[in-house]
RNA sequence: ACCAAGAUCACGCCGAAUCCUGCAGACGCAGGUACGGGGGACAAGCGGGCUCAAGGCCCAGGGGUGAAUUGCGCCACAGGCGCGUAGGGGGACUCUUCCACCCGAACCCGUCAACUAACCUCGGAGGCUACAGGAGGAGAAGCA
Repeated sequence: ACCAAGAUCACGCCGAAUCCUGCAGACGCAGGUACGGGGGACAAGCGGGCUCAAGGCCCAGGGGUGAAUUGCGCCACAGGCGCGUAGGGGGACUCUUCCACCCGAACCCGUCAACUAACCUCGGAGGCUACAGGAGGAGAAGCA
């Protein structure tokens, strides 16, 4: 000097998930906050299993957060795999067209919930990153 691998930080990315104050002094606790979610307009009746029964727990049905729905085929079939698909993502701003690439999960409520005013209530995490997608149109901002 070059190459390869790993770790950390930063720019940046997915996401609602940022920031402030105080107490701690070991990454904890408390109060807030940008930004997000749910419930919310009579009542009664009405599912299954476990338990003597209730409470409680599990679950058909139904519902919620989320882009993450759904078709076909195969297998050893509560599920797994393959090929698609509704929908979603991308590095100097917003919208938009084309091409290519990637994702197309997971979890929760517990028989129950249309919308919604008043009102009530909850979250305010986590993860990724040496690669950054390319080509146009309109607008904004900035500069001259």